Model confidence (mean pLDDT): 83 of 100. Large-subunit ribosomal RNA, domain I from a Candidatus Fermentibacteraceae bacterium, 539 nucleotides, folded computationally. Its Rfam family is "Bacterial large subunit ribosomal RNA". Rfam links the family to the GO terms ribosome and structural constituent of ribosome. Taxonomically the source falls in Candidatus Fermentibacteraceae (Bacteria, Candidatus Fermentibacterota, Candidatus Fermentibacteria, Candidatus Fermentibacterales).
[in-house]
Context: one part of a larger RNA
């Protein structure tokens, strides 16, 4: 130096643990905000640096309930106190809530400055409290002003405007990615969408929206890459309505007038609201069934809580019994979690039952108030206009101009109006459905920042969140942003009294706690790399 055997170091894999995550699933909740808000600084404890709660009333005040011997937060020890005159803790209403931030009196380098007007205080000047003073919208008002309401922050869904590239086509330019991403605006607990100017086809169907089928079908398409339906069929929820107009009545303006009126105009009530066409209008019949919506009582649900069965039985092994042997009980409870190893009878729950506050919601149930019926007749009136459609440009529709209907509109034309008018994929007949140009509409449906309750053939400290632990921290960067690593004594601090060496608060012998200190805090096991000692054997 090798290898070999023992025996230590370092090291943190490894096993086992779980406080944290990850996907879900029922149910709730879907907002918060000028009554100042998401987010923050700065305070604040007897001692207080950080966390966490709280705001000069500051780890709290008050009320009202449960509730029962302790209690002053992570968090030890010290002081000094509270408490059966019910604290403390829990729910539930309140009240206080500096300062900045939409921030809103004016300003500014966020968390600071400096103002006006009113009141009060004070003998003045000055200061002190305490209020109000931003904008813009609307809606009363000639107006001065007043009152209301707005903004901001918010995971995801959700409707609307504006809209790329990389990519793929094996390049590439029409296409594709994709109306995706990104940005802008608006809502709501859902949004949209919605009660046929719908679909079909000689036979029906009756709003919409969502699934599964239909189908990768029929279509689209440098017929390339690719895109890519619908009807029916079968589920899922299930609802229908209200206006403009005609006509009639009141006001109110104007014209005109022979002052008796007529005629428009506006506003408001009635009236009315559909395709088998309804409706005004005219003639007649009828007064009730029924629906909504407010209100108020009843029932139910509904906070913290309250009760809740059976072994601490005997023998054994351990430090320790819930193990093992025996023997016994409950079970509407053998779900779970603790407890010195593995407990149905030991704790905490758990079935199950009560149980009120503040409120919710169905359901009876009164009241009030809206709405609200139907026959005959058709001669006149009404049934949404710069619209419907056309030409030119674009965009949407599974559909790229195509034979292109359909729908939406920059421009520039422009009807009928019920003996009417659209649509059935050019366009014409027939013939069949349908009634635009006015509004609302619950469910089924989409999504989870959060809140409860539970689940996993999901992770288990390089996994599982970036993050089990004081994490969006340290740290890095002018910024935007980028972003760690770090769990584990022991049942229980019993966390080594006193002794010795030693410069020592290092570190070790020793002694004592414990089952174990080869658990000593650099703490469960404690691999290998790696680095030593000790011996033996070859060079």
């Nucleotide at each position: 130096g090798g290898c070999g055997u023992a025996u230590g170091g370092c090291g943190g894999a490894u096993g086992c643990c779980u406080a944290g995550g990850c996907u879900c699933u029922c149910a709730g909740a879907g907002g918060c905000g000028a009554a100042g808000a998401a987010g923050g600084a700065c305070g604040u404890g007897a001692u207080a640096a950080g966390c966490u709660g709280c705001g000069a009333a500051a780890a709290g005040c008050u009320u009202g309930g449960u509730g029962u011997a302790g209690g002053u937060g992570c968090a030890a020890a010290u002081g000094a106190c509270c408490g059966u005159c019910a604290a403390u803790a829990c729910c539930a209403a309140g009240a206080u809530g500096u300062c900045c931030g939409a921030a809103u009196g004016g300003g500014a380098u966020a968390a600071c400055c400096c103002g006006u007007c009113u009141a009060u205080u004070u003998g003045a000047a000055g200061a002190a409290u305490a209020g109000a003073c931003a904008u813009c919208a609307u809606u009363a008002g000639u107006a001065a002003u007043a009152a209301u309401g707005a903004a901001g922050c918010u995971a995801a869904c959700c409707c609307g405007g504006a809209g790329a590239a990389c990519u793929g086509a094996a390049a590439c330019a029409u296409c594709u990615a994709a109306g995706u991403a990104c940005c802008c605006g608006g809502a709501g607990g859902a949004a949209g969408a919605g009660a046929a100017a719908a679909c079909a086809a000689u036979a029906g169907u009756g709003a919409u929206u969502c699934c599964c089928c239909u189908a990768g079908u029929a279509g689209a398409g440098g017929c390339g890459a690719u895109c890519g339906a619908a009807a029916a069929g079968g589920g899922a929820u299930u609802a229908g309505c209200c206006c403009a107009a005609a006509c009639c009545a009141a006001a109110u303006u104007u014209g005109u007038u022979u002052c008796g009126g007529c005629a428009a105009u506006u506003u408001u009530g009635g009236g009315g609201u559909u395709g088998u066409a309804g409706g005004a209008c005219c003639a007649g019949a009828g007064u009730a069934a029924u629906a909504a919506u407010u209100u108020g009582a009843a029932u139910u649900c509904a906070a913290a809580a309250u009760g809740g069965a059976a072994g601490u039985c005997c023998a054994u092994u351990g430090g320790a019994a819930a193990g093992u042997g025996g023997u016994a009980c409950a079970a509407a409870a053998u779900a779970g979690g603790g407890u010195g190893a593995u407990a149905g009878u030991c704790c905490c729950g758990u079935a199950c039952a009560u149980g009120u506050a503040c409120g919710a919601u169905a359901u009876u149930u009164a009241a009030a108030u809206u709405a609200g019926u139907u026959u005959g007749g058709u001669a006149u009136c009404c049934u949404g206009a710069g619209u419907a459609a056309g030409u030119c440009g674009g965009g949407a529709c599974a559909c790229g101009a195509g034979a292109a209907a359909u729908c939406c509109u920059g421009a520039c034309u422009g009807a009928a109006u019920c003996c009417a008018c659209c649509g059935g994929g050019a366009c014409c007949a027939u013939c069949c459905g349908g009634u635009a140009a006015g509004g609302c509409u619950a469910a089924a449906u989409a999504c989870u920042c959060c809140u409860g309750a539970g689940a996993g053939a999901c992770c288990g400290a390089u996994a599982g969140u970036g993050a089990a632990c004081c994490a969006g921290u340290a740290c890095c960067g002018u910024g935007a942003g980028g972003g760690a690593a770090a769990g584990g004594u022991g049942a229980a601090a019993a966390g080594c009294a006193c002794u010795u060496c030693g410069a020592a608060c290092a570190g070790a012998a020793g002694a004592g706690u414990g089952a174990a200190a080869a658990a000593g805090a650099a703490c469960c096991u404690g691999a290998a790399a790696c680095c030593g000692u000790a011996c033996g054997c070859c060079u």